Model confidence (mean pLDDT): 84 of 100. Small-subunit ribosomal RNA, 3' major domain from Parcubacteria group bacterium CG11_big_fil_rev_8_21_14_0_20_41_14, 466 nucleotides, folded computationally. Rfam family: Bacterial small subunit ribosomal RNA. The sequence was found in a public genome assembly.
Context: one part of a larger RNA
RNA sequence: UGACGGGAAUCCGCACAAGCGGUGGAGCGUGUGGUUUAAUUCGACAGUAAGCGAGGAACCUCACCAAGGUUUGACAUCCUCGGAAUCCCCUGGAAACAGGAGAGUGCCCGCAAGGGAGCCGAGUGACAGGUGCUGCAUGGUUGUCGUCAGCUCGUGUCGUGAGACGUUCGGUUAAGUCCGUUAACGAGCGCAACCCUUAUGCUGUGUUACUAAGUGUCACAGCAAACUGCCCUGGAUAACAGGGAGGAAGGCAGGGAUGACGUCAAAUCAGCAUGGCCCUUAUACCUUGGGCUACACACGCGCUACAAUGGCCAGUACAAAGGGACGCUAAGCCGCAAGGUGUAGCAAAUCCCCUAAAACUGGUCCCAGUUCGGAUUGGGGUCUGCAAUUCGACCCCAUGAAGCCGGAAUCGCUAGUAACCGUAUAUCAGCCACGGUACGGUGAAUACGUUCUCGGAUUUUGUACA
Numbered sequence: 001u002g003a004c005g006g007g008a009a010u011c012c013g014c015a016c017a018a019g020c021g022g023u024g025g026a027g028c029g030u031g032u033g034g035u036u037u038a039a040u041u042c043g044a045c046a047g048u049a050a051g052c053g054a055g056g057a058a059c060c061u062c063a064c065c066a067a068g069g070u071u072u073g074a075c076a077u078c079c080u081c082g083g084a085a086u087c088c089c090c091u092g093g094a095a096a097c098a099g100g101a102g103a104g105u106g107c108c109c110g111c112a113a114g115g116g117a118g119c120c121g122a123g124u125g126a127c128a129g130g131u132g133c134u135g136c137a138u139g140g141u142u143g144u145c146g147u148c149a150g151c152u153c154g155u156g157u158c159g160u161g162a163g164a165c166g167u168u169c170g171g172u173u174a175a176g177u178c179c180g181u182u183a184a185c186g187a188g189c190g191c192a193a194c195c196c197u198u199a200u201g202c203u204g205u206g207u208u209a210c211u212a213a214g215u216g217u218c219a220c221a222g223c224a225a226a227c228u229g230c231c232c233u234g235g236a237u238a239a240c241a242g243g244g245a246g247g248a249a250g251g252c253a254g255g256g257a258u259g260a261c262g263u264c265a266a267a268u269c270a271g272c273a274u275g276g277c278c279c280u281u282a283u284a285c286c287u288u289g290g291g292c293u294a295c296a297c298a299c300g301c302g303c304u305a306c307a308a309u310g311g312c313c314a315g316u317a318c319a320a321a322g323g324g325a326c327g328c329u330a331a332g333c334c335g336c337a338a339g340g341u342g343u344a345g346c347a348a349a350u351c352c353c354c355u356a357a358a359a360c361u362g363g364u365c366c367c368a369g370u371u372c373g374g375a376u377u378g379g380g381g382u383c384u385g386c387a388a389u390u391c392g393a394c395c396c397c398a399u400g401a402a403g404c405c406g407g408a409a410u411c412g413c414u415a416g417u418a419a420c421c422g423u424a425u426a427u428c429a430g431c432c433a434c435g436g437u438a439c440g441g442u443g444a445a446u447a448c449g450u451u452c453u454c455g456g457a458u459u460u461u462g463u464a465c466a
Stems, first nucleotide, its partner, number of pairs: 001466002003463003007460007015450002019413005026304008034295002042053002064290007073127001077126002079123005086103002089100004107116003129279002132277003138273002140268003143264001145262001150189006156165003169180003195256004200224007209215002227250001230244005306406001310365007322353003327346002332341003372403001377398007419442007
């Protein structure tokens, strides 16, 4: 000087407390461990792994396993020889591939011979290839402490020196934010602001928007507006704090993007790149099938429930944001339905996806394993796709399991938040999505306070630690 303390002081944070809703019990979905397996590919492991890489495992993906095959190779450059390319057929085969047979002559230069570009086949070796190893050789990227308020430098001063001061102290702030003081004076990276967005007004422009008319409540673009600016009180007359006026908005207006010096030899050689090592008729490559979906069990994250603030039936309302050409698909018709048919419209403020659902009104059920709950199983279908057996989603009929609010323990959330309710979308042929990301609708309760738990910041103190 740091680090640490079951030392001290001060302060902060959904950290506790006060509340609301969950998890832990049930069934199912999903990930992980374990076990099993020919293989169940690999990585991630307290917080900071476990709906994570994966924003889509039937084939492909694919790295794993079995079997069948190839060896200059599926891909790149160079050399030699032959042939244009390309297309079709036969035999064997699960395919890859192996064997055989046929059709066929383009482009550029040139009269022609011939040469060239491109493509195919054969050969030779330089080489290709590797999701093989090392994240403890690395780049790049990322997580975490933490959007915490810190981390440093120049000159100067002090100290033999390591170092210190500055950065401490008194106030204040969300903030090393600002004010005052001061052997310090300045500066840098962070904080804040500059950026995007939401809320208000004005101006302009409006068709595809809304309409009966030319319009704003809509869209786009630009500007304005908020700064403790004004008043009162407190305070060192300061910074600032409390209250008030006006205002759409008030003291950081809400949200986002933005992550200092560093820590964890944190994560990633399987996104990519890359040193070294290793394989080279195989650790490379092709194909078919299987596996990643197994199942005594254990854990994480979710969904659906256990019901009357409810279930079911009928009727009636109100969104936002997205997506659409190998696409979205209307009306009509068929089917109980999934869906089929049909083709109108739309490269979309025009057409379509697209009826939002909770809500409201009326009816019914009468507290029961039920008109709760929907697992599981049987049967019949629809769709996608070469192909749904391993292993897809959906529909209909039947079946109707556990479950009556969950032990110890534990999680989220302070306002348009929690909770509840639907909608859209990326990936995507389809989908195991109950996941992720976004969007709106309805819309609370509580915070006395900082003793305690956890994490953090500053000062101080002790130390046999570095």